Predicted 3D model of a 350-nucleotide part of an RNA (small-subunit ribosomal RNA, central domain) from an uncultured rumen bacterium. Model confidence (mean pLDDT): 82 of 100.
[in-house]
Context: one part of a larger RNA
Parts: sequence; C1' cells; structure tokens
RNA sequence: CUGGGCGUAAAGGGUGUGUAGGCGGGACGGUAAGUCAGAUGUGAAAACUAUGGGCUUAACUCAUAGCCUGCAUUUGAAACUGCUGUUCUUGAGAGUCGGAGAGGUAAAUGGAAUUCCCGGUGUAGCGGUGAAAAUGCAUAGAUUUCGGGAGGAACACCAGUGGCGAAGGCGAUUUACUGGACGACCACUGACGCUGAGACACGAAAGUGUGGGGAGCAAACAGGAUUAGAUACCCUGGUAGUUCCACACUGUAAACGAUGAAUGCUAGGUGUAGGGGGAGAUAUUCCUCUGUGCCGCAGCUAACGCAAUAAGCAUUCCGCCUGGGGAGUACGGCCGCAAGGUUGAAACUC
Repeated sequence: CUGGGCGUAAAGGGUGUGUAGGCGGGACGGUAAGUCAGAUGUGAAAACUAUGGGCUUAACUCAUAGCCUGCAUUUGAAACUGCUGUUCUUGAGAGUCGGAGAGGUAAAUGGAAUUCCCGGUGUAGCGGUGAAAAUGCAUAGAUUUCGGGAGGAACACCAGUGGCGAAGGCGAUUUACUGGACGACCACUGACGCUGAGACACGAAAGUGUGGGGAGCAAACAGGAUUAGAUACCCUGGUAGUUCCACACUGUAAACGAUGAAUGCUAGGUGUAGGGGGAGAUAUUCCUCUGUGCCGCAGCUAACGCAAUAAGCAUUCCGCCUGGGGAGUACGGCCGCAAGGUUGAAACUC
C1' cells in the first nucleotide's frame, strides 16, 4: 500500500465560519465525456504459459499458438454518473404571527457579608487547633455590641441530571443595542444542499506587556507547630497574581459524552423544559414538534455497556491510529516580548 480500526485497548481535530476539492432529491427530453459492446491498427525482441521438435537426458535451444490485461481510430447502446434544456416540491431558504431563555455587549442601580477607619459601650482577654500549642492581636483599651463612613469583589434564597450558547462558557436588578434556536400558518424561491484540506475567527485557568484598582483569597517568602528530619500537610502573617478593569499578547486543558459533522431508517415505557392542536364534567386526558434525563427490546460490543440524544442498520465528507520505551524529545521551519506553542524524527533498546 491493500486492509482493519478510533467511548474505556493506539486513534475524533478545543469549537465554529467557510475557499478549493469530494459527494448530492423527484420527473421528462437531448448529448455521448465516463461506462459497456463490436471491428481495425498497434502493443519490438527476449522472457513467461501451452503443445510439439533438436542436442543420449536435463539445463539449453527451435517452431507454432497464447499472453502483452494497454493505447489509438471507428461503428453502435443509453440503464447509471457527467454535461445540457424544461419542470416539480418533500431537502434548504424566505415570509407572517407567537411564546421561552444565566446567549452576547454596554451603562446604571441595589441589598447581605468580609476588611479597614471614626465615635459610643465595656474589660481582660481574643485568636487559633481533626488532640493541643505557639507565633500573632490586646491595658497606647483589643475581642464583643451599637451607630456612622470608605472601598473592592462576589451576587444567598429562587435553583431544578432546569434553561441558553458552536465550543470555551453564561446566574442580583433595570435599561439600551444585538445573535441564535423553537412552534403555528404555509399562498413565496425552486436543490439554492452536505462536508470541508488550507485560510480566518472564537477559545477555561495559569502566564506576559502597558496603565489603573486592590476588600477577601493567596504561589513565592517570613514566623509558629508537627517530625528523626519537614525546604510539606496544620496555624499566624503575607507579595506577585487572581478574583478586578481597559487595551494588546499567549492558544493550551481529563478543552470529556475521553463518543467529528450531516441525512435516512429501526419495539416500547417513564420523568422534565419550551410551544401547538383536540376532547372535557373544568378534576383531567389524548395527539404532535423541539430539547434534556432515566429504564429497556432487537441489534451491536472483548467485556463493561450503548440502545431513536446509538457505540444499531446504511450513505457522504473531514480528522486521526498502526507494538512499548527513546519522545511529544532532538534538529529544522513557522508563531510568540518571554514562558513556550505548533509541525515532528532517528540511533539505540525490549
């Protein structure tokens, strides 16, 4: 390579938009590029295969036929693919109406709590511990309690295997701007679709740059304990940082459902969220669409388990894997201010 695979054994890209490419719904007509059939020419020789012959046999060699699976020209076929014309509405999109939502961005506002400051009260302790203690705070009046003020960050209850978002993620309230999904009606367009190498955009936390902010928390660091030691776990403090903001960078995570996207089909049962329709006695109940859970048949699976939200049955496209270690390392390229990221071997060894 041909294959076989990718939930947990190696293997799904972190996620989307989308270029090239690949693939693509129903009907009728045309064409004949692919496809199929026939004919002709060519497809050197040797080799190879079959049959027969010649050296005593064989190797070797000679003859004939095949083979040379191909290419070109030509004559046809028209089912499928392609191209082209007409057409259709189920795919896709648009329209009108409607309700749901922590979807995004910005601004404003609010209450509880922690910390600090001021004043009152009040007096000897407070704090800390998984058993205890010490460092620490406190007679310069702490802790406690009441009142006032400052500042920063986060939004208890509601809260729910509830909702929204492509993923990361999103949770006080109000306002402004704004994206998407869903349902009903379906009279518009008429395949406009799916996937997607590159590319571009987004992308938790930590980290970086500049400037601001700094209440709580807290790497580093200091001290106290523990211990044989204790560069730790525990305690008292505490800087970066963060949580925080603005702008710019970084581009990685067990970025997980460890499960790529899309379409169709394949028993049921039971919750829940958002719509729509019917029946009704206004208790309730039935049908249906979309999402989100649990259980479970067939089927699948090495098993565990999955099971209409498939890991079932099929199709299309992309990504990835090919024994363990060496190694996600070295070298080189690209990116980055740096940290580092991305691409990514070999020797050797078992």